[in-house]
The RNA shown here (Lysine riboswitch aptamer) has 166 nucleotides and comes from a chicken gut metagenome. The prediction has a mean pLDDT of 76. Its Rfam family is "Lysine riboswitch aptamer". Rfam links the family to the GO term lysine biosynthetic process.
RNA sequence: GAUAGAGGUGCGGCAAAGAUGAUUACCGCAGCAGAGACCCGCCGGUCGCUUGAUGCUGUGGGAAAGGCGAUGCUGCCGAAGAACGCAUAGCUGCAGGCAGGCUGUGGUUCUGGUUGCAGGGUGAACAAUUCUGUGACUGUCAUCAUUGUCAUGAUGGAGCGCUAUC
Numbered sequence: 001g002a003u004a005g006a007g008g009u010g011c012g013g014c015a016a017a018g019a020u021g022a023u024u025a026c027c028g029c030a031g032c033a034g035a036g037a038c039c040c041g042c043c044g045g046u047c048g049c050u051u052g053a054u055g056c057u058g059u060g061g062g063a064a065a066g067g068c069g070a071u072g073c074u075g076c077c078g079a080a081g082a083a084c085g086c087a088u089a090g091c092u093g094c095a096g097g098c099a100g101g102c103u104g105u106g107g108u109u110c111u112g113g114u115u116g117c118a119g120g121g122u123g124a125a126c127a128a129u130u131c132u133g134u135g136a137c138u139g140u141c142a143u144c145a146u147u148g149u150c151a152u153g154a155u156g157g158a159g160c161g162c163u164a165u166c
Stems, first nucleotide, its partner, number of pairs: 001166005008077001010076006018068001026061007036047004041098003080111005086106007112138011140157007
């Protein structure tokens, strides 16, 4: 340098019944009430002002998106993921524009893996995900000790690592 492997509730992708979202948003009717209400964060606007907006109560109807996902197929073991006042492209946002948000690619940094707890962010959520801190389990290597005989224990490191073969 090349090839092949190992860690295990192992890591991703696609599809997906279904649940949640939701006694919701929204629409119709009736009643009360009465000058503001909304986009909204900024500019700037839209609706309404007794021809009754917004709001509340009752009643009838009633979604969707993102996220989750039994199960199946599939690519793999920096698998993959995250962060960023970073770069860039697209989409969105609004009646219109700016900000903001989402996604992809690149860059820098961090993380061996799984998981519990506490707090923060996103989220409708007690789901999920992520960040910080702190535990447990586990794999790997190094050092030291033991000898129970190739295993046990302690400490420490990180995947640009480890093992095997050429």